[in-house]
RNA sequence: AAAGAGCAAACCCUCCGCGAGGGGGGGACGCAAAGCUUCGGGGCUCUGUGGAGCUGGCCGGGCUGCCGAA
Numbered sequence: 001a002a003a004g005a006g007c008a009a010a011c012c013c014u015c016c017g018c019g020a021g022g023g024g025g026g027g028a029c030g031c032a033a034a035g036c037u038u039c040g041g042g043g044c045u046c047u048g049u050g051g052a053g054c055u056g057g058c059c060g061g062g063c064u065g066c067c068g069a070a
Base pairs, nucleotide, nucleotide: 006031007030011026012025013024014023015022016021029057035063036062037061039060040059041058042055043054044053045052046051
């Protein structure tokens, strides 16, 4: 490269949450890990403060995985 697959942004419906946001269904912008994980950073939310939380499809790290001209 190819082959067989996979995931699923925005948006819509619905449920949960104070919120960021998350679950289910539809839907595809994209993704070689867009699989998992808050260990470090960034962003965001709640809180009078201490702090707590969300984002893994923001970046890095760690662990794991499909194919094979390698």

Model confidence (mean pLDDT): 87 of 100. c-di-GMP-I riboswitch aptamer from a soil metagenome, 70 nucleotides, folded computationally. Of the family's consensus pairs, 95% are formed in the model.